[in-house]
Model confidence (mean pLDDT): 82 of 100.
The RNA shown here (transfer RNA) has 73 nucleotides and comes from an uncultured Chloroflexota bacterium.
It was read from a public genome assembly.
RNA sequence: GCCGACAUAGCUCAGUUGGCAGAGCGGCCGCCUUGUAAGCGGCAGGUCAUCGGUUCGAGCCCGAUUGUCGGCU
Numbered sequence: 001g002c003c004g005a006c007a008u009a010g011c012u013c014a015g016u017u018g019g020c021a022g023a024g025c026g027g028c029c030g031c032c033u034u035g036u037a038a039g040c041g042g043c044a045g046g047u048c049a050u051c052g053g054u055u056c057g058a059g060c061c062c063g064a065u066u067g068u069c070g071g072c073u
Base pairs, nucleotide, nucleotide: 001072002071003070004069005068006067007066010025011024012023013022019056027043028042029041030040031039049065050064051063052062053061
């Protein structure tokens, strides 16, 4: 230099027909218990890497950029 994959909550990841952004763990509150853990219920937490485009509507489609990883030279 060229090619490809990936980027979504604090962490690990779903979300594929383009139509309300989710799960587990973690955090907080409550129930239970003599108390703690475990268990159960609830709550909070998001610029979907950035910018632009397509569309009535984009996490999803298109382009560019940035970063990580892998391959080729």

Rfam family: tRNA. Rfam describes the family as follows. Transfer RNA (tRNA) molecules are approximately 80 nucleotides in length.